RNAcentral holds the sequence, with entries from ENA, Greengenes and SILVA. The RNA shown here (small-subunit ribosomal RNA) has 1451 nucleotides and comes from an uncultured bacterium. Model confidence (mean pLDDT): 84 of 100.

RNA sequence: AGAGUUUGAUCCUGGCUCAGAACGAACGCUGGCGGCAGGCCUAACACAUGCAAGUCGAACGAUAAGCCACUUUCGGGUGGUGAAGAGUGGCGAACGGGUGAGUAACACGUGGGAAUUUGCCUCUCGGUGGGGAACAACGGUUGGAAACGACUGCUAAUACCGCAUACGCCGGAGACGGGAAAGAUUUAUUGCCGAGAGAUGAGCCCGCGCUAGAUUAGGUAGUUGGUGGGGUAAAUGCCUACCAAGCCGACGAUCUAUAGCUGGUCUGAGAGGAUGGCCAGCCACACUGGAACUGAGACACGGUCCAGACUCCUACGGGAGGCAGCAGUGGGGAAUCUUGCACAAUGGGCGAAAGCCUGAUGCAGCCAUGCCGCGUGAGCGAAGAAGGUCCUAUGGAUUGUAAAGCUCUUUCAGAUGGGAAGAUGAUGACGGUACCAUCAGAAGAAGCCCCGGCUAACUUCGUGCCAGCAGCCGCGGUAAUACGAAGGGGGCGAGUGUUGUUCGGAUUUACUGGGCGUAAAGGGCGUGUAGGCGGAUCGAACAGUCAGAGGUGAAAGCCCAGGGCUCAACCCUGGAACUGCCUUUGAUACUUUCGGUCUAGAGUGUGUGAGAGGGUGGUGGAAUAUCCAGUGUAGAGGUGGAAUUCAUAGAUAUUGGAUGGAACACCAGUGGCGAAGGCGGCCACCUGGCGCAUAACUGACGCUGAAGCGCGAAAGCGUGGGUAGCAAACAGGAUUAGAUACCCUGGUAGUCCACGCAGUAACGAUGUGUGCUAACCGUUGGAAUUAUUCAGCGGUGCAGCUAACGCGAUAAGCACACCGCCUGGGGAGUACGAUCGCAAGAUUAAAACUCAAAGGAAUUGACGGGGACCCGCACAAGCGGUGGAGCAUGUGGUUUAAUUCGAAGCAACGCGCAGAACCUUACCGGCUCUUGACAUGAUGUGUUUGGUUACCAGAGAUGGUUUCCUUCAGUUCGGCUGGCUCAUCACAGGUGCUGCAUGGCUGUCGUCAGCUCGUGUCGUGAGAUGUUAGGUUAAGUCCUGAAACGAGCGCAACCCCUAUCCUUAGUUACCAUCAGUUAGGCUGGGAACUUUAGGGACACUGCCGGUGUUAAACCGGAGGAAGGUGGGGAUGACGUCAAGUCCUCAUGGCCCUUACGGGCCGGGCUACACACGUGCUACAAUGGCGACUACAGUGUGAAGCGACCCCGCGAGGGUGAGCUAAUCAAUAAAAGUUGUCUCAGUUCAGAUUGCACUCUGCAACUCGAGUGCAUGAAGUUGGAAUCGCUAGUAAUCGCAGAACAGCAUGCUGCGGUGAAUACGUUCCCGGGUCUUGUACACACCGCCCGUCAAACCAUGGAAGUUGGUUUUACCUUAAGCUGGUGCGCUAACCUUCGGGGGGUAGCCAACCACGGUAAGAUCAGUGACUGGGGUUAAGUCGUAACAAGGUAACC
Repeated sequence: AGAGUUUGAUCCUGGCUCAGAACGAACGCUGGCGGCAGGCCUAACACAUGCAAGUCGAACGAUAAGCCACUUUCGGGUGGUGAAGAGUGGCGAACGGGUGAGUAACACGUGGGAAUUUGCCUCUCGGUGGGGAACAACGGUUGGAAACGACUGCUAAUACCGCAUACGCCGGAGACGGGAAAGAUUUAUUGCCGAGAGAUGAGCCCGCGCUAGAUUAGGUAGUUGGUGGGGUAAAUGCCUACCAAGCCGACGAUCUAUAGCUGGUCUGAGAGGAUGGCCAGCCACACUGGAACUGAGACACGGUCCAGACUCCUACGGGAGGCAGCAGUGGGGAAUCUUGCACAAUGGGCGAAAGCCUGAUGCAGCCAUGCCGCGUGAGCGAAGAAGGUCCUAUGGAUUGUAAAGCUCUUUCAGAUGGGAAGAUGAUGACGGUACCAUCAGAAGAAGCCCCGGCUAACUUCGUGCCAGCAGCCGCGGUAAUACGAAGGGGGCGAGUGUUGUUCGGAUUUACUGGGCGUAAAGGGCGUGUAGGCGGAUCGAACAGUCAGAGGUGAAAGCCCAGGGCUCAACCCUGGAACUGCCUUUGAUACUUUCGGUCUAGAGUGUGUGAGAGGGUGGUGGAAUAUCCAGUGUAGAGGUGGAAUUCAUAGAUAUUGGAUGGAACACCAGUGGCGAAGGCGGCCACCUGGCGCAUAACUGACGCUGAAGCGCGAAAGCGUGGGUAGCAAACAGGAUUAGAUACCCUGGUAGUCCACGCAGUAACGAUGUGUGCUAACCGUUGGAAUUAUUCAGCGGUGCAGCUAACGCGAUAAGCACACCGCCUGGGGAGUACGAUCGCAAGAUUAAAACUCAAAGGAAUUGACGGGGACCCGCACAAGCGGUGGAGCAUGUGGUUUAAUUCGAAGCAACGCGCAGAACCUUACCGGCUCUUGACAUGAUGUGUUUGGUUACCAGAGAUGGUUUCCUUCAGUUCGGCUGGCUCAUCACAGGUGCUGCAUGGCUGUCGUCAGCUCGUGUCGUGAGAUGUUAGGUUAAGUCCUGAAACGAGCGCAACCCCUAUCCUUAGUUACCAUCAGUUAGGCUGGGAACUUUAGGGACACUGCCGGUGUUAAACCGGAGGAAGGUGGGGAUGACGUCAAGUCCUCAUGGCCCUUACGGGCCGGGCUACACACGUGCUACAAUGGCGACUACAGUGUGAAGCGACCCCGCGAGGGUGAGCUAAUCAAUAAAAGUUGUCUCAGUUCAGAUUGCACUCUGCAACUCGAGUGCAUGAAGUUGGAAUCGCUAGUAAUCGCAGAACAGCAUGCUGCGGUGAAUACGUUCCCGGGUCUUGUACACACCGCCCGUCAAACCAUGGAAGUUGGUUUUACCUUAAGCUGGUGCGCUAACCUUCGGGGGGUAGCCAACCACGGUAAGAUCAGUGACUGGGGUUAAGUCGUAACAAGGUAACC
């Protein structure tokens, strides 16, 4: 310090997530030792038991046991001493210890203040005289179960009460008045009283600081102040009576929710954020609520009284209790310890002291809860052992110096012995502890998590969208480094992972340190209050600001230095720091305040100008509509096309007239005006603002602007008018699968006016104001007339800015001032609440829940019922077909034991199949074999060969017997090697699965013209440029231009065939000339021609003219056999379709192994209500039939082609010349000549069927082809639709070949005859280039919206209902204090003895907790039913949006 995640990729915005540190933690697995810390965060829930506050006999009386003395009736008694237990009295119990419920407060923190008090302690001054009356204890009587009392009698004091005295004390102006004491004893002390001072503690007041909510905006009657009185230790409405009407609040009162505050702690670079456990300071509380008493101090944790809830005891009459002290129990909870030891130390209470008490404290116990330290061994050791694992090249790699083995050491733990400091004199719980010494032995001591990326670390097996993982992205659907296991590796280590929480990363609330044109975000616009900010200059003050000094900022902690435990953690000492607050002394530049001056900001005046600025009243013409009248006749209107509609009762059209309402053509313009909304005929009146010129006046009067106020399109609402046109709703007609739409015909609100309401959209998606920062062009208004200048409205553009697009003096640049707004998407601008409104609704404005994205700009593609250009038998122009018939063939479907399998739009369907009767054959049935039909190797046995005859069983495979001939090959002569048979083992075998694991091959876009790279340049980048542009081409073909320059794969050419010529060579081909001839190139011969097959030539826009940019090129022409690629073939770029093929072959993985392998026979692939594709033959006269008669080429032939001849009507048969082929073999047909038929289901057509044959073959039943005779079906040119073809082509005619025993209408080739048409590119289809839009990128077969149906989740409303909190009024008043009364009762003092004073029970009153009644407010729970929302692989209906999304979209 960053990283992952939105996309095909990019940049940005933006959220989510991770890596770090921390913890009073918890949970999983594991666990050796020690030191130092820590340990109920939840139920301020309830508590059994024990302990936690007592002490003093030197304040007092009495006195048990014991002891002493005396006495005794021997039972005991008396006196003294003693001092247990209890009592009176004193001090303490208000400290120490616990907890954090309450509290948003002078509670706390910090700094100040004045009107107070303070036991014990210190210091100072003074005093301590003399009397009195009681009450406990105790005795007696007595009540009660108990707790606890009642009555009566006696008694002491440092208990209580007078009197005396009191400078100082208190009251009072003063005179004067008031007020104290306590003694004890060992005679040395110590108490006591008054007063003053100090120290310490406490109380009170004030400034500042201190959580969230405005969906809490007004609160307050003792409230704010005054006066009198009361009250307190003390100021004060603290209380009371009266008077006044104040006081607090947008700088957030009141209300609600939450919370003890702080030093500090955690985190962070810091600023901050979070937090307040342990330790320390303060506060509050003590079962809940209230109250006072005592006291120096309490409204009192282990005190009292009352009320309440709860628990316990009870003899039912009454009583008792309060662990948020230490242990401990139950409960709650994910979770937090021993009913320990000691007062030895430190500290506290009492005491003169000894001492007693002390769950404060010191220690120990439990817990890996945390931090720190140590150990679980060290060295050598390669046969790189065994075993495991992995790869498999079967040999390696790894675990791994690891182990074993050898040599050492002994920390920790263990054993034995010694043994502290902590204690200034005694006293040690800890503790036989720390520590030291000795001993034995590697001995007793390692786990947890992770290994897809982030993030260090990889393989195998299992599993098969299952089981599971997951912090985010995401893994898993048969080859998972992501699940589970193993091996290996990585991290940390007595721990390690997970979970939770906080800060960080997050500059993701931005003070440091963010933004708002399009990503979230500028208020619709103005005016203006508070507030914020504010021109020049002079002077003063010193609030801010700056500097010095002083006080304070507790200790601990953090930091630094040093020191002590062996180190460290931990502890000790000192320093620094504590960024703060207060006081004080200075400085005066800036801000501020006060005073003076100025004119540059702002405003006023004068002159002048433009304008759809606003309001009111008039007025004008065109057009629409309606009405009246005329002319006139059959349609008009409307549409893509129609219909509804109007019209013979006279429409539409046309002419004249009338009426009425609304809007103002041309001018008209990125022209003008206005703050915005907005404003448009003309005239008049009223009225706001603005520009320019001038420089007379004022003298900062300014800018912005929460709240407030005003204005504010359209639609809408109210009342009253008006209504020509248009037109929601509505009706009808169309369209459509539907059409509650788009289109058409009608049509009401409304649109218009007046007066009110409403307050939204409001865009330059850009708040207002001011200053500064290059140029150029246009336009509106003014001034100057010479450059020019001021104010607007626009365009291009420098710098700069921006994620980019873009902005650019009209900023989105550089700055300042003020306001508004934003913080992931959805839920939602919704719910609730509140305000406004007649309503509709508007404003303000959440949460639960859910997702990992949503989004901006730009890029490359793809797509568009976007655009431009271009091409193609793509359309058009033509010719012939298919679709109808019959048959052939393939497919689907159906059927079947099986009808083997594959191919599926184009690009499956006469396809794999260049040929299924058996075989093929993979399918079915039956039978049958198991190292196998086939390959290699090993071990063992046996035999060593090949053919042949016959027979038996069987359907055959196969098994068995047998005749005859020959006795395998090599040989190193060894049964040595090979071969064969049998047995066993490795293995063979599989047309079984996966073409979505693959190779290879192939199809297709497409023979379309494209696809890329290097370097350079541009861009933050993806990318762009090149490859675009202007021409041209069949072509990214070429030329020109150009930040590109070059190159590669494609195109073209090179290759083959064909067309012309030349040349070479002539046999089997040829025959012009010559000769012969059986008349056949037959023979001699020839080398001319044809031809064959080698070699060459030819064509290149080369030449001419025109066009063109001077080019490329195009058009025309000449010559030429051929002319612009002459014709044809081969040749298929980067890639696309997970295209096809595991059944050609090869191959990974999986599967079968007496079978999913091998063999045999039979059957099936040939089935047949049907549908489709591809073909053949036809429907006839351009024809059929008969007769006669010509002309090819490619190829093929030895298990072959097969002539001649003979037989048969024929298929064919017999015979077998010739041919290993330019030698021999195979009738070309259409065409032509001629005869007949004459338009018919025919002399067309030939299906189907019968009979008889032929051929092939082991075999034609299922199931071949052919022949003859007979039979003679459908069919008379084919609906919608659809296919091929641009020249030797279509059409038509035959011939050959492959495979093959046989079988073609198929396929592949060959030649014969031989056309028509193309104006052209609007349209259909496909393709190419450029451009444009995009929400698509699996790329339009895309994406995506809403209702409905289903499940689940959270939430709103709701008749109500339940509970909490709180307010107001009233009632009731416990205890208690205060006041009144007090005739009852009454010790101290007074008394004249009668009484008085004083006190007090009781009673009354005021206040008041709990409680009650009534009315609200608020929060929460629940609620039949109901509203929308969210989520959920494959539900329904449509198609709204994204392309012009098929009606542009949106508000």